[in-house]
A computed fold for a 71-nucleotide RNA from Flavobacterium sp., annotated as transfer RNA. Model confidence (mean pLDDT): 84 of 100.
RNA sequence: GCGGCUAUAUAUCAAUGGUAGAUUAUUUGCCUUCCAAGCAGAGGAUAAGAGUUCGAUUCUCUUUGGCCGCA
Numbered sequence: 001g002c003g004g005c006u007a008u009a010u011a012u013c014a015a016u017g018g019u020a021g022a023u024u025a026u027u028u029g030c031c032u033u034c035c036a037a038g039c040a041g042a043g044g045a046u047a048a049g050a051g052u053u054c055g056a057u058u059c060u061c062u063u064u065g066g067c068c069g070c071a
Stems, first nucleotide, its partner, number of pairs: 001070007011023003018054001026042005047063005
C1' cells in the first nucleotide's frame, strides 16, 4: 500500500427494515438477628457522518478504532 472481518448497557451476547432485549454487574425494596442466597423493581447502549426508505442496529457510501491475511 491492497483485501477481508468487526464496532449494541460495566462486561458477554441477541435482535433477517416496524416500540433495541437476555445474562452478569450497579442500585432500591422484601426476606434474614446480620451476611450470603432467594424474590420483586429501577437506571444504563446501536463508533461518527451522509444517502435510500413512510420507517434503518439492519441496506449503500465515507471516516475512525480493533483483528486477520497478502505484498